[in-house]
Context: one part of a larger RNA
Molecule: small-subunit ribosomal RNA, central domain
Organism: Firmicutes bacterium HGW-Firmicutes-11
RNA sequence: UUGGGCGUAAAGAGUGCGUAGGUGGUUUUUUAAGCGUGGGGUGAAAGGCAAUGGCUCAACCAUUGUAAGCCUUGCGAACUGGAAGACUUGAGUGCAGGAGAGGAAAGCGGAAUUCCUAGUGUAGCGGUGAAAUGCGUAGAUAUUAGGAGGAACACCAGUGGCGAAGGCGGCUUUCUGGACUGUAACUGACACUGAGGCACGAAAGCGUGGGGAGCAAACAGGAUUAGAUACCCUGGUAGUCCACGCCGUAAACGAUGAGCACUAGGUGUCGGGGUCGCAAGGCCUCGGUGCCGCAGUUAACGCAUUAAGUGCUCCGCCUGGGGAGUACGCACGCAAGUGUGAAACUC
Numbered sequence: 001u002u003g004g005g006c007g008u009a010a011a012g013a014g015u016g017c018g019u020a021g022g023u024g025g026u027u028u029u030u031u032a033a034g035c036g037u038g039g040g041g042u043g044a045a046a047g048g049c050a051a052u053g054g055c056u057c058a059a060c061c062a063u064u065g066u067a068a069g070c071c072u073u074g075c076g077a078a079c080u081g082g083a084a085g086a087c088u089u090g091a092g093u094g095c096a097g098g099a100g101a102g103g104a105a106a107g108c109g110g111a112a113u114u115c116c117u118a119g120u121g122u123a124g125c126g127g128u129g130a131a132a133u134g135c136g137u138a139g140a141u142a143u144u145a146g147g148a149g150g151a152a153c154a155c156c157a158g159u160g161g162c163g164a165a166g167g168c169g170g171c172u173u174u175c176u177g178g179a180c181u182g183u184a185a186c187u188g189a190c191a192c193u194g195a196g197g198c199a200c201g202a203a204a205g206c207g208u209g210g211g212g213a214g215c216a217a218a219c220a221g222g223a224u225u226a227g228a229u230a231c232c233c234u235g236g237u238a239g240u241c242c243a244c245g246c247c248g249u250a251a252a253c254g255a256u257g258a259g260c261a262c263u264a265g266g267u268g269u270c271g272g273g274g275u276c277g278c279a280a281g282g283c284c285u286c287g288g289u290g291c292c293g294c295a296g297u298u299a300a301c302g303c304a305u306u307a308a309g310u311g312c313u314c315c316g317c318c319u320g321g322g323g324a325g326u327a328c329g330c331a332c333g334c335a336a337g338u339g340u341g342a343a344a345c346u347c
Stems, first nucleotide, its partner, number of pairs: 003319004007301002012315001014200004021193003025087007033080002035076008048066007090190001091187003094183004102176007109153001114148007124135002161168002205246006214240002219235004257314006265292012296303002320347003329340004
C1' cells in the first nucleotide's frame, strides 16, 4: 500500500535473447468500442446529505430535492481503439569502406623459472629485522653447452580498443558474431519494453580422464611471541593447466534497468566521413571513451548531452533495526549448496 522512492540512507534482477502482456511514427477515408452530450427506464421504503416546515428550542417528525452504477435510445467525431489505403523520418536490408586483446579451432615462436646430462670450479649457498629449519665435499651455489617439460606472453600498452555482461593481450592460418562510417537502391512501422521461459555467466568448488614447470589453501618444520593453531622463512599436497560434464554465485560495481526525445559550453583521446591547405594543421560532421563546467537537480557529497536535469513507455525492486537471507515447504544440484523465503520474540 490510490503514496513516496531505488549512485552513497531500504531498494536496479550478473547479463542478454525473447513469449504473453503493456506501450507505439506521419497521413486519408471509414466505424463508433472507449470518449463527449441529450432523452427514457431502473436505482424499494426507511436511513444519509441539503433546503424548508411542525412539536416553545433540541432530540424527534414531515415535505421537497439529491448520487454512483446499470439498461435502453438519439446525436457528435478532436483524441484512443477497430477496418481499408498511402507515406518515409523510426526499424531493418542492400551496396562501398576502414578499425578492433570480440568468439572458436589448429599450428608456430622467443625470454624466464624448474629439472636432467656433461664441462669448468671449490666451500659454501640460501634465507631474514636478526636467525634457524633447508641445500652442499656422494661436489652444491656460480658459470658454459646440450636436452626435457609445463605455464604465462616483457617492451608495444594508452582513464587506448573490443564484447550484452562475465570477460578478452606473443605470432600465423581457417571458421565466425557484432558495432561504426558513407550511400540512399529496397521493405514500409516490420518498433520499444518484457511477467513466465531459454541461453550465457569471474574465481572457488564438484565428477571422469589427462597433465603438472612455477605458484600454492591444507599440512610439516624453523623463527617471532606471554602464547602464535598467524604475519616472516624452508618445504609442500589438492588446486591452478587441458578435454568433456556439473555448479550458477561475487563489492557480478558506474554500488546508477532498458528505450526514445529535449536541455550552455570548454578541453583531451579512439574509429570513420566531408571540406580548406603544398604541408603542419584548421573548420564541419557521425559514433565511442575521459576530464572540467552553466542551467537544473541533490539531504549533502556530487551528477551535469555517457544526467543523478526535463518528459514519455515498459520491466525489476524497497517500505524501521535485530531475529534472517535463518526456519519450514517446494524446485534445482553428485555434493558443496543455490533459488524462493516467513513467524514468534525483541529494541